RNA sequence: UUCUUAUUUAGAGCAGGUGGAGGGACAAGCCCUACGAUACCCGGCAACCGGUCCAAUUAAUGGACACGGUGCUAAUUCUUGCAGUCAUUGGACUGAGAAAUAAGAA
Numbered sequence: 001u002u003c004u005u006a007u008u009u010a011g012a013g014c015a016g017g018u019g020g021a022g023g024g025a026c027a028a029g030c031c032c033u034a035c036g037a038u039a040c041c042c043g044g045c046a047a048c049c050g051g052u053c054c055a056a057u058u059a060a061u062g063g064a065c066a067c068g069g070u071g072c073u074a075a076u077u078c079u080u081g082c083a084g085u086c087a088u089u090g091g092a093c094u095g096a097g098a099a100a101u102a103a104g105a106a
Stems, first nucleotide, its partner, number of pairs: 001106008013042001016041003022032003026081004043073003048069003051065005077098001082095005
């Protein structure tokens, strides 16, 4: 990098530190940002994989912990992008696609 499977309306510091101009994947829109963004550190959230413990015992399954590996910590994945149904002035709903993360495979 590609493929497969699963998940994506919950949760997490508008008195934490460093540092100073961009950021929200892409395009359009719409937003965040010197009342300090993005990033890094610390803190926190969650429980995907491993681990430990419990359900008598192995497996399976469920639960607890948060020890290890990740992840996440503005807005539904911020909304839309393609197709369908309904309405047709604006739009609503459903599914796909795209994206992100985890685990496995090549």

This is a predicted structure of a 106-nucleotide RNA (SAM riboswitch aptamer (S box leader)) from Psychrobacillus glaciei. The sequence is in RNAcentral, with records from Rfam. Model confidence (mean pLDDT): 82 of 100. Rfam family: SAM riboswitch aptamer (S box leader). Rfam links the family to the GO term regulation of gene expression. The source organism's lineage runs through Bacteria, Bacillati, Bacillota, Caryophanales and Psychrobacillus.